[in-house]
């Protein structure tokens, strides 16, 4: 320097104006809404999407229900060793397959040459590097399956030849046993496939934040007590009176509605040091970092950056002016993974080959 690979990082920047939403502090303990629970309202300060927030595929935290123990069924996982809260994830390693240029071998072709041969192109084979892929337990338990070709494909049998027998309609045909051979095919009786059932080992209770807990109307049921046909409650200002079967109080469950769960001191983030091949772990220091359910995280303008196009200038690098573009996507209980999408930019590493020193 070329080729082939692998692993990361960023995801436009700044300014002004107008908004949306969470938190903290201060203040009247005030106002508004509401039966209540509770919510909203002022000022100041301050936080406000991602590497995948996507998918909801796997594993956990958390919550409720269930649960003595054992077994069956069902579902899942599968070399070996480790990491982890856990995993079907990740790391290391073994095995199998794959993986390119060069070199080597072979075919073909071109040029040169009398020839031997030399040089080049192209195709194939071989060999493997970094790397990639693996649903990599078991076919001495049982069942099932195998395209095409082939006489025959997992049941057993027989295409041909030879030998020894048997039968018949005897130059032959049929048939039994044994031996041998060729062809087809991935595989010819010996095996293969478990990504078919199955067996073995191990693991798994079920449901999910619309979980769940608490506060709690109206209406309609329920329960208890009291009063009531010896006339209650009710109407009427009261009495007389009218009227005629329920009424009052309390309790309880559920619904609407509200609060918590829920926004975080956490399997937390950043850095340093140490241990380990590594996944990862430990110690120390610093930090507090989105959050609703009328569902926030935005809009406009300008400058700069990046990419690209057009015009002009310049030998060129490039300069000036103008236009266009700036991905995939968007939290909803939280966390660890996996998968998929992604305009562009950028950093590092590994292997092979070539050249130079």
């Nucleotide at each position: 320097g070329a080729a082939g690979c692998c692993c990361g990082c960023c995801a436009g920047a700044c300014u002004g104006c107008c908004g949306c939403u969470g938190g903290u502090g201060c203040a009247a303990u005030c106002u508004u809404g509401g039966a209540a629970a509770c919510a909203a309202g002022g000022c100041a300060c301050u936080g406000g999407a991602g590497g995948a927030a996507c998918g909801u595929c796997c594993g956990g935290a958390c919550u409720g229900c269930a649960u003595a123990g054992g077994g069956c069924a069902g579902c899942g996982u599968a070399g070996c060793a480790g990491c982890u809260a856990a995993c079907g994830g990740c790391u290391g390693u073994c095995c199998a397959c794959u993986g390119a240029c060069a070199a080597g071998c072979g075919g073909u072709u071109u040029g040169c040459g009398c020839a031997a041969g030399c040089a080049g192109g192209u195709c194939g084979c071989c060999c493997u590097a970094a790397g990639g892929u693996g649903a990599g337990g078991a076919u001495c338990a049982g069942a099932g399956c195998a395209a095409c070709a082939g006489a025959g494909a997992c049941g057993a049998g027989u295409c041909a030849a030879u030998g020894c027998g048997g039968g018949c309609u005897u130059u032959g045909c049929c048939u039994g046993c044994a031996u041998u051979g060729g062809g087809u095919g991935a595989a010819a009786c010996g095996g293969g496939c478990a990504a078919u059932c199955u067996c073995u080992a191990c693991g798994c209770g079920c449901a999910g934040c619309a979980a769940u807990a608490c506060c709690a109307a109206a209406u309609a049921g329920g329960c208890a007590c009291a009063c009531g046909u010896u006339g209650a409650u009710g109407g009427g200002g009261c009495c007389c009176c009218c009227g005629g079967a329920g009424u009052g109080u309390g309790c309880g469950g559920g619904u609407a509605g509200g609060u918590a769960g829920c926004a975080c001191c956490g399997a937390g983030c950043u850095g340093u040091u140490g241990g380990g091949u590594g996944a990862c772990c430990a110690a120390c220091a610093g930090c507090c970092c989105a959050g609703a359910u009328u569902a926030a995280u935005g809009g406009c303008a300008g400058u700069c950056a990046c990419a690209u196009c057009c015009a002009g200038g310049g030998c060129a690098a490039c300069c000036u002016g103008g236009g266009u573009g700036c991905a995939c996507a968007g939290a909803a209980u939280c966390c660890g993974g996996c998968u998929u999408a992604u305009c562009g930019g950028u950093g590092g590493g590994c292997u092979u080959c070539a050249c130079a020193c």

A computed fold for a 357-nucleotide RNA from Comamonadaceae bacterium CG_4_9_14_0_8_um_filter_60_18, annotated as Bacterial RNase P class A. Rfam family: Bacterial RNase P class A. By type it is a ribozyme. The gene name in the source record is rnpB. Its mean pLDDT, the model's own confidence on a scale to 100, is 78.